[in-house]
RNA sequence: GAGAGAGUAGCUCAAUUAGGUAGAGUGUUGGUCUCCAAAACCAAAGGUUGUAGGUUCGAUUCCUAUCUCUCUUG
Numbered sequence: 001g002a003g004a005g006a007g008u009a010g011c012u013c014a015a016u017u018a019g020g021u022a023g024a025g026u027g028u029u030g031g032u033c034u035c036c037a038a039a040a041c042c043a044a045a046g047g048u049u050g051u052a053g054g055u056u057c058g059a060u061u062c063c064u065a066u067c068u069c070u071c072u073u074g
Base pairs, nucleotide, nucleotide: 001073002072003071004070005069006068007067010026011025012024013023020057028044029043030042031041032040050066051065052064053063054062
């Protein structure tokens, strides 16, 4: 230099195939239970979907550029 993959909640990952309300586990906070705590159960908060544009009534999803990381190759 060329090619491929990844980036989404504090953390680990779905959802992309086929555009249509952004989710799960874990963690955090509160509650129930308990003499207390743990465990269990219930609830809540937490997201500019790496960034910037484009297409569209509507974009995590499609298109373009770009940043970071990983791998392959010269």